Context: one part of a larger RNA
Formats: sequence, structure tokens, C1' cells
RNA sequence: CGACGAACGUUUGACGGCGCGCUUACACAUGCAAGUCGAGCGAGAACCGGGGCUUCGGCCUCGGGGACAGCGGCGAACGGGUGAGUAACACGUGGGUAACCUGCCCUCGGCACCGGGAUAGCCUGGGGAAACCCGGAUUAAUACCGGACGGCCUCCGGAGCCUGCGGGCGCCGGAGAAAAGGUAGCUUCGGCUUCCGGCCGAGGAGGGGCCUGCGGCGGAUUAGCUUGUUGGCGGGGUAACGGCCCACCAAGGCGACGAUCCGUAGCUGGUCUGAGAGGACGAUCAGCCACACUGGGACUGAGACACGGCCCAGACUCCUACGGGAGGCAGCAGUGGGGAAUCUUGCACAAUGGGCGCAAGCCUGAUGCAGCGACGCCGCGUGCGGGAAGAAGGCCUUCGGGUUGUAAACCGCUUUCAGGAGGGACGAAGCCACUCGGGUUAACAGCCCAGAGGGUGACGGUACCUCAAGAAGAAGCCCCGGCUAACUACGUGCCAGCAGCCGCGGUAAUACGUAGGGGGCAAGCGUUGUCC
Repeated sequence: CGACGAACGUUUGACGGCGCGCUUACACAUGCAAGUCGAGCGAGAACCGGGGCUUCGGCCUCGGGGACAGCGGCGAACGGGUGAGUAACACGUGGGUAACCUGCCCUCGGCACCGGGAUAGCCUGGGGAAACCCGGAUUAAUACCGGACGGCCUCCGGAGCCUGCGGGCGCCGGAGAAAAGGUAGCUUCGGCUUCCGGCCGAGGAGGGGCCUGCGGCGGAUUAGCUUGUUGGCGGGGUAACGGCCCACCAAGGCGACGAUCCGUAGCUGGUCUGAGAGGACGAUCAGCCACACUGGGACUGAGACACGGCCCAGACUCCUACGGGAGGCAGCAGUGGGGAAUCUUGCACAAUGGGCGCAAGCCUGAUGCAGCGACGCCGCGUGCGGGAAGAAGGCCUUCGGGUUGUAAACCGCUUUCAGGAGGGACGAAGCCACUCGGGUUAACAGCCCAGAGGGUGACGGUACCUCAAGAAGAAGCCCCGGCUAACUACGUGCCAGCAGCCGCGGUAAUACGUAGGGGGCAAGCGUUGUCC
């Protein structure tokens, strides 16, 4: 000098735009942050209508209606947070997988036949303070189970061909699937068709697992480390290789090219600095990893060893009828505490994206916006021109004057921004098939097409534009001994004080304090801390 997620002091106009904003991985009140599908299934409250009965309280039944809940499917493994742990194939980069997996999506081929028994809910009985639990009866499915055919696929057995000896290809024999579903239209009631689904296989896309070369911290005042340790044989386990795990056998494996141990640390794209080489750092944004009160474990599933799932143990908090239960903000806000220090318990799903759904749509503290904070960067204004050999006042003075100083007053002009009034968006070139219209078709079902109309905006009456008025409402901070740009007076008298280094102050201090003047920067200016 530059830089900062800064903090502090002082001062403060409006913003405007963009960005950013816990140190204790400390504890958390409250609300919200993951649901959705009735076009998978049964049942069905309120309410409305019809009928019947009535002791006038109401009750029964049929139809409509569909809430809450339940079974089932998909999602909940994404998105969001944090950096504790980790010196490791965690990350980066280049490879390997003939050792692997992959729901939803795309393409292609094939299939969907016959049956069965339950169960939640509802009803009913019981236990409990509650959380909730147990029994009986009854019921449905795209829930569950059995069988058939069985191409293909997987596994086993047999022989064959090729081979880079890892394996690949085709043949024969044996064991393993499905939702006959839903929807709409037509119907001769047999069924046919549309769309959405189901099962098997092959391929793709995207995603992931595993292995591996190389690369990136400090300490030798850590020199030896290791028994599942190193390798083998056999087995278990996994989607998969493997000492991953187990039995047996052998005695190996690593290390001054730094093993082991200790300390520190998430890694990277990048950021800051520097001419570069390099050095330091890893906030925001993006990729990967790890974690979710602490420790351990598995279940479900295509995917988890699962932040807002389950079980166990522990600490803590809460409820309790003392028998027993409930909880996990490192999601968004917010609270206490800690600290020099870091925000609103806001609005909206209009857009983008995500989940579910044929769709309408629902959900979405992701996201889009708004609020607070000069925290940072950039931009703007606080006026512009004229105006005296130069007012007053202040300060200095050799008392002549000098300086503040064109500065002010005064004259002319302009009106950004703020304040007032009026108009008023883009973001929707999207989405919606509601009405016309067009296409397909046997069809005025459906489906497709956004050509015309119509609907749809949180931000927001915001941005922006126009009008009226008037210089009107808007400047501070640090410094002035040298380094270093800017000097005098008074006060003080080694006192009070200053100070980054050198050093100032003991009676004329340009170094302390005040004033005048000056210099620098400016909505900031200085100080402190850290890095180059």
C1' cells in the first nucleotide's frame, strides 16, 4: 500500500442498485418447514331431499353429499442446515470394473390364464391418568398367497465352438412372474375401443458402489510400528472384488523416499496479495465428503444404516393418577446464554424448481420477494454562474497591515435526490381446453393444436414517467516535528499529556490542550485485529 463475512470510536442526508450478515456441533418456548393420489379400495360424519314410524324428545330407511380417519401406491434417501469428526482413496485429477447396482424417464420385443385366504377401518367387549394396548364379529383392493403356460432371464448339470485363459457364444435337461386393474365412450350386455397403469426381457440416458496411478499440513525434543497383523486354502456375507467376516496353514507386512505417534485441519473450483514465481486463506456461489442431542444397531426400500423414521443405552428437559409416558431448530423465523460482534416469530406460491396426481389441483420457510444492519462494493446529492484592492466578526501582527476570502451578503440561473400531487409497469413470449375455431376419428367420447376471446402478479400503487414549488431539507472524520501533504498564537511547565518508529513536555513546545489557519479523505473518516 492492498484486502476483510470484521469489530470499536465519532458523525450521519436520501437513497438507489447489487451483494453479505452467530462466536457455544450451547440449551431451546411457539408457529411453520413433506406431502399427495377418490381415475387403486372398503366404509362414511355434518348437511340437503324422498318415504315410513312416533310416547312429538326423536327413530328407521333410500338417494345426494362428501369431512375426519383407515387399507393401498408414489414421495418422504431430493430439496434445506452445519463443519463436530476426518491427514483418509475424504477430496482433486487421470484410469479400471471380464468384480457391480439402478425406482421414476426414453426406445424395442413379448405377456397379462385359473383360483384362494386374510386384514385395517366400521361395530362390539375390556385394560390404562395418559401415551396407547388386548380380545370378538364382519369387509374391500392396483394389499397378500397358491397354481397353469412359460419366450426371455437367473441358478444347477451335460457336451460343443471361440479365447487375449479373465471370459464370451449358441444347444439340451431341471427350479422361479403378472394388476382377469382403473377410466371414458359405444354396446346386440357377449364385448370392443381410448387413455393411464401392471409383469418379463434387451438397450439407452442419467445416478451411484468398489478398485487404482499421481497430487495437496506441521513436529524426529515421536524411530521403530503391526497378530486379522501380511499372505494362502476353504467357506460365510454383499449388488459386487476383497482379511469385509470365520476356521485352518504359513510368518509375514510397513518404515529415514519418514512408518508409528502427537498436533492441526472438512477437500476442491476458487478468494486475497504479488510483475511473476510464490505466499496466505477456503465466508457468500458451485462440486464432493461427513454429521443430525451423545454412542450403538438394524428394519423398510431401487436407493438410508435414514435431520423433521424405528429400537437400545446415556445425559438433559417436560407430563404423570408414581404404575408409566413424551422430546431432539447444525430447516425458516424466534428465545435464553456466551461474545467486541452478525437480522423479521414478515408476504406469496405470481415466476423458477421439486413431490403427488390423467387432470383440475394440493403441498413446498426450496425459491421469489419484502423487513432490519454504511457490513461491503458501485452510483448520486448537499447547488451553479456573477459578486470588493476585499463588509462585519474571528485569528495573527513589526500596529503599517496580513489572513479567513469570492468565502458571505447581494444579483441571476437550475431543481437531481428527499418531501407533495397524478399516471403506472416488464416479469405472463408462460400456464389454464372455460367459450369459439382447427385436426384426428364412425363419433357432437376422448385426444391433439394456444389462432381469437376469457382467466392468472407476492413484490406493489413498487420501478418508471409527468406536474407544481423553492437553494429550498442534506458534512463529517482524521491529521499538520521527521518519515508524511499541511503553522501560528495562547495555556501548561518532565505536570497534565502525546506516541507506529525516532522521540516530544523541566517557562517563548510548529510534537501536550485550546483557538485561528492549513492538509487529506468524504457519507464516511480514523483505530484495532489478521493476511500478502

The prediction has a mean pLDDT of 81. A computed fold for a 532-nucleotide part of an RNA from an uncultured bacterium, annotated as small-subunit ribosomal RNA, 5' domain.